[in-house]
This record gives sequence, C1' cells and structure tokens, in this order.
RNA sequence: GGGGUAGUAGCUCACCUGGUAGAGCGACAGGUUCGCAAUCUGUAGGUAGACGGUUCGAGUCCGUUCUACUCCA
Repeated sequence: GGGGUAGUAGCUCACCUGGUAGAGCGACAGGUUCGCAAUCUGUAGGUAGACGGUUCGAGUCCGUUCUACUCCA
C1' cells in the first nucleotide's frame, strides 16, 4: 500500500427479502423472607462507530472515513 471481517443498551449478542430496535446478564424499585441468597413482577437504559447519498421509508443498500482483528505484498 491492497483485500476481508467486526462496530447495535453498562457487558455478551440477536434483529439482515428495507417498514414500530429486542433478548440474556447487570442496575434500580417492589412482592416473598427476621435478614441474605434464590425466585417473581415492574422500571430505566441505545438518534445501531462518524458523515453523506439512494428511497415514501435505512441498523439493513451505496460512497467516504475512524477503530480493532486478520490475510497478501
């Protein structure tokens, strides 16, 4: 220098034929308990790495760019 993969909630990851962004764990509150643990219920938490484009509509498609890993030279 060139190619590939990944980037989504505090963490691990889903959602990918474009149509309301979710799960588990964790956090908080409550029930159960003398209390803790366990368990049950509920709540909060993300403009999907950044910018632009296509589209009625983009996490998803296209371009540029950033970061990490990896292959080639």